[in-house]
The prediction has a mean pLDDT of 85. A computed fold for a 118-nucleotide RNA from a Deltaproteobacteria bacterium, annotated as SAM riboswitch aptamer (S box leader).
RNA backbone atom coordinates (compact mmCIF):
# COMPACT_ATOMS: atom_id res chain seq x y z
C1' N A 1 0.00 0.00 0.00
C1' N A 2 -4.76 -3.29 -2.07
C1' N A 3 -9.52 -6.42 -0.86
C1' N A 4 -13.46 -7.97 2.93
C1' N A 5 -16.37 -7.76 7.30
C1' N A 6 -17.88 -4.57 11.51
C1' N A 7 -18.61 0.03 14.57
C1' N A 8 -18.75 5.91 14.74
C1' N A 9 -24.63 11.24 18.29
C1' N A 10 -21.40 6.58 24.90
C1' N A 11 -16.64 7.23 27.55
C1' N A 12 -11.63 9.14 28.92
C1' N A 13 -5.88 13.77 30.62
C1' N A 14 -2.14 15.52 33.55
C1' N A 15 2.70 16.88 34.12
C1' N A 16 7.72 17.73 31.75
C1' N A 17 10.84 18.71 26.87
C1' N A 18 9.97 22.19 22.87
C1' N A 19 7.59 25.99 20.63
C1' N A 20 3.51 27.15 15.91
C1' N A 21 0.85 25.02 14.33
C1' N A 22 -3.92 21.91 14.62
C1' N A 23 -8.74 19.76 13.89
C1' N A 24 -7.01 13.73 6.54
C1' N A 25 -8.61 16.49 2.17
C1' N A 26 -11.80 21.05 0.19
C1' N A 27 -15.32 24.65 2.03
C1' N A 28 -16.75 26.69 6.64
C1' N A 29 -16.71 26.75 11.54
C1' N A 30 -13.61 26.21 15.68
C1' N A 31 -9.03 24.97 19.24
C1' N A 32 -4.15 27.53 19.70
C1' N A 33 1.87 31.20 22.75
C1' N A 34 -3.66 31.39 29.22
C1' N A 35 1.05 27.21 24.64
C1' N A 36 -0.83 23.93 18.18
C1' N A 37 1.98 19.37 16.62
C1' N A 38 5.66 16.40 17.94
C1' N A 39 8.06 12.96 21.85
C1' N A 40 8.43 11.10 27.10
C1' N A 41 6.57 9.96 32.05
C1' N A 42 2.23 8.40 34.76
C1' N A 43 -3.19 8.36 34.62
C1' N A 44 -7.79 7.03 32.02
C1' N A 45 -11.44 5.38 28.80
C1' N A 46 -13.11 1.56 26.13
C1' N A 47 -14.88 -4.92 25.01
C1' N A 48 -12.90 -5.15 18.20
C1' N A 49 -9.42 -9.40 19.13
C1' N A 50 -8.02 -12.66 23.62
C1' N A 51 -8.96 -14.88 28.22
C1' N A 52 -12.81 -16.38 31.98
C1' N A 53 -18.19 -16.76 34.95
C1' N A 54 -23.26 -18.52 35.08
C1' N A 55 -27.56 -20.24 32.46
C1' N A 56 -30.08 -22.36 28.11
C1' N A 57 -30.60 -24.94 23.22
C1' N A 58 -27.72 -28.65 19.87
C1' N A 59 -24.54 -32.83 20.34
C1' N A 60 -22.14 -39.10 22.52
C1' N A 61 -18.44 -35.83 23.85
C1' N A 62 -14.86 -31.58 22.13
C1' N A 63 -17.35 -27.84 20.89
C1' N A 64 -20.84 -24.74 18.17
C1' N A 65 -24.67 -20.86 19.05
C1' N A 66 -27.76 -17.45 22.23
C1' N A 67 -28.11 -14.81 27.02
C1' N A 68 -26.46 -11.64 31.62
C1' N A 69 -29.16 -4.19 34.41
C1' N A 70 -25.39 -6.27 26.63
C1' N A 71 -22.05 -10.97 32.58
C1' N A 72 -16.71 -10.15 34.27
C1' N A 73 -10.59 -9.64 32.83
C1' N A 74 -7.12 -4.53 30.25
C1' N A 75 -3.33 -9.44 27.94
C1' N A 76 -2.83 -7.65 21.95
C1' N A 77 -4.39 -3.21 19.34
C1' N A 78 -6.90 1.30 19.80
C1' N A 79 -9.09 5.95 21.92
C1' N A 80 -8.93 10.44 25.62
C1' N A 81 -11.96 19.24 22.52
C1' N A 82 -16.11 19.71 20.03
C1' N A 83 -21.22 13.37 16.55
C1' N A 84 -16.04 11.23 12.36
C1' N A 85 -16.94 18.94 14.68
C1' N A 86 -20.22 19.78 10.20
C1' N A 87 -21.25 19.50 5.21
C1' N A 88 -19.09 17.44 0.26
C1' N A 89 -22.22 12.88 -4.17
C1' N A 90 -27.88 11.51 -4.66
C1' N A 91 -32.78 10.77 -4.12
C1' N A 92 -37.14 12.39 -1.19
C1' N A 93 -39.89 16.16 2.07
C1' N A 94 -40.99 20.46 4.27
C1' N A 95 -40.21 26.67 3.57
C1' N A 96 -41.25 29.77 -0.66
C1' N A 97 -46.00 32.20 -6.34
C1' N A 98 -41.16 30.28 -8.36
C1' N A 99 -36.07 30.54 -8.64
C1' N A 100 -32.10 31.31 -4.96
C1' N A 101 -31.62 30.39 0.04
C1' N A 102 -32.88 27.76 4.93
C1' N A 103 -34.28 22.97 7.70
C1' N A 104 -35.20 18.15 7.73
C1' N A 105 -34.78 12.33 6.33
C1' N A 106 -32.47 8.59 3.62
C1' N A 107 -28.79 6.34 1.12
C1' N A 108 -23.65 6.90 -0.72
C1' N A 109 -18.54 8.49 -0.87
C1' N A 110 -14.14 9.38 1.69
C1' N A 111 -11.57 9.24 6.90
C1' N A 112 -10.79 6.54 11.28
C1' N A 113 -10.14 2.18 14.46
C1' N A 114 -10.76 -3.46 14.85
C1' N A 115 -10.63 -8.54 13.41
C1' N A 116 -9.39 -11.34 9.04
C1' N A 117 -7.78 -12.26 3.47
C1' N A 118 -4.09 -12.56 -0.61
RNA sequence: AUCUUAUCCAGAGUGGCUGAGGGACUGGCCCUUAGAAGCCACAGCAACCGGUGCCGUUGAAAAACGGCGUGUCAGGUGCUAAAUCCAGCAAGGCUCAAAAGGCCUUGGAAGAUAAGAA